[in-house]
RNA sequence: AUGAUUUUAGGGAAAGAGACCAUCAGUUGGCGCCGAAGAAGCAAUACAUUCCAAGUCCUAGAAUGUAGAAUCUUUCAGGCAAAAGGAUCCCUAAAGGAUA
Repeated sequence: AUGAUUUUAGGGAAAGAGACCAUCAGUUGGCGCCGAAGAAGCAAUACAUUCCAAGUCCUAGAAUGUAGAAUCUUUCAGGCAAAAGGAUCCCUAAAGGAUA
């Protein structure tokens, strides 16, 4: 001097699925659905340990454990007119300080 990942705030865009039925009153229950708040699960692979034929080591193979992504999966939560919410994207501002 540049100002990455990331965080916060503001503005804009942003999908899906019953304005279902019953009940009573502002709730409760029932059936049917959605995935893009949140949450949970996992592949390849990497590492470690053990076993294993061979004289040994390495390697291959097997088992166990740890790490391991999502817009995939589950549907706990949430949602199924509008409103609200909403992953994610764009812009602006601030924090921060990877990198040169």
Glycine riboswitch aptamer from Petrocella atlantisensis, 100 nucleotides, folded computationally. The coordinates come from a structure-prediction model, not an experiment, and the mean pLDDT is 80. Of the family's consensus pairs, 90% are formed in the model. Taxonomically the source falls in Petrocella (Bacteria, Bacillati, Bacillota, Lachnospirales). RNAcentral holds the sequence, with entries from ENA and Rfam. Its Rfam family is "Glycine riboswitch aptamer". Its family is annotated with glycine biosynthetic process in the Gene Ontology.